Model confidence (mean pLDDT): 79 of 100. The RNA shown here (Bacterial small signal recognition particle RNA) has 98 nucleotides and comes from a Planctomycetota bacterium. Its Rfam family is "Bacterial small signal recognition particle RNA". Rfam classes the family as a non-coding RNA gene. Clan: SRP clan. Rfam describes the family as follows. The signal recognition particle (SRP) is a universally conserved ribonucleoprotein involved in the co-translational targeting of proteins to membranes. On this family, see Righetti et al., Proc Natl Acad Sci U S A 2016: "Temperature-responsive in vitro RNA structurome of Yersinia pseudotuberculosis".
[in-house]
RNA sequence: CAGCCGGACCCCGGAAGUCCAUCGUCGCCGAAUCUGGUCAGGCCUUGACGGGAGCAGCCAUAAGGCAGCCGAGGGCGUUCCGGGUCAUCCGGCUGUGC
Numbered sequence: 001c002a003g004c005c006g007g008a009c010c011c012c013g014g015a016a017g018u019c020c021a022u023c024g025u026c027g028c029c030g031a032a033u034c035u036g037g038u039c040a041g042g043c044c045u046u047g048a049c050g051g052g053a054g055c056a057g058c059c060a061u062a063a064g065g066c067a068g069c070c071g072a073g074g075g076c077g078u079u080c081c082g083g084g085u086c087a088u089c090c091g092g093c094u095g096u097g098c
Stems, first nucleotide, its partner, number of pairs: 001095008010084007017076004022072003026068001027066003035060004043052003
C1' cells in the first nucleotide's frame, strides 16, 4: 500500500430501561352557602290527621387534586436485536514493496 474479516460512527425498524410540567381508564380524596338525595333539631302551616320550606349531619358526586395502578403519547450522551451504508476511524489476518 492492497485485499479480506470484525468493530466503532451514521441511518431505518423493533424491544427493553428511564424521565415527562402531556392525555385517558379505574381507584381514592374532594362543596359552610351559590350541586343533588335523605333531612334530626328548630321554623311555617292545619281544629286535628298531616303538609311545607329547609340548617347541621350523613350519602353520592362536580370543578379540582393524588409522590396510586394501568394504557397511550413524547424525550434520551441508556441497553439489546434485526437490517442498511462504507465517506471516516480502530483492530486482526494475508499478500506485496521499501